[in-house]
RNA sequence: UCGCCCGCCGUGGGAGAGCCAGCCCAGAGCUGGCGCCGAAGGAGCAACCGCCCCGGAAUCUCUCAGGCACCAGGACCGUGGUGGGCGC
Numbered sequence: 001u002c003g004c005c006c007g008c009c010g011u012g013g014g015a016g017a018g019c020c021a022g023c024c025c026a027g028a029g030c031u032g033g034c035g036c037c038g039a040a041g042g043a044g045c046a047a048c049c050g051c052c053c054c055g056g057a058a059u060c061u062c063u064c065a066g067g068c069a070c071c072a073g074g075a076c077c078g079u080g081g082u083g084g085g086c087g088c
Base pairs, nucleotide, nucleotide: 002087003086004085005084006083007082008081009080010079011078012077013076018034019033020032021031022030023029035068036067037066041064042062043061044060048056049055050054
């Protein structure tokens, strides 16, 4: 320098899910009841993998958390930069 892997920052994209009642001038606010969503995080099972005693493991499952106007957040994908590891 190049290739692969992991992390961080910027940037573009980024889904799903509400109704009733009361308060209030009104409401996207507050309160209560019931309902709902899954793609922050968390947890569980597992194909599979491993150093095979055991351990790792999802976009599946559960909804503790979070969310159900907008904003924000958002797994994941693209892209720019950067730190580290391994190989050549």
About this RNA: This is a predicted structure of an 88-nucleotide RNA (Glycine riboswitch aptamer) from an Actinomycetota bacterium. Rfam family: Glycine riboswitch aptamer. Rfam describes the family as follows. This family represents the bacterial glycine riboswitch. The prediction has a mean pLDDT of 80.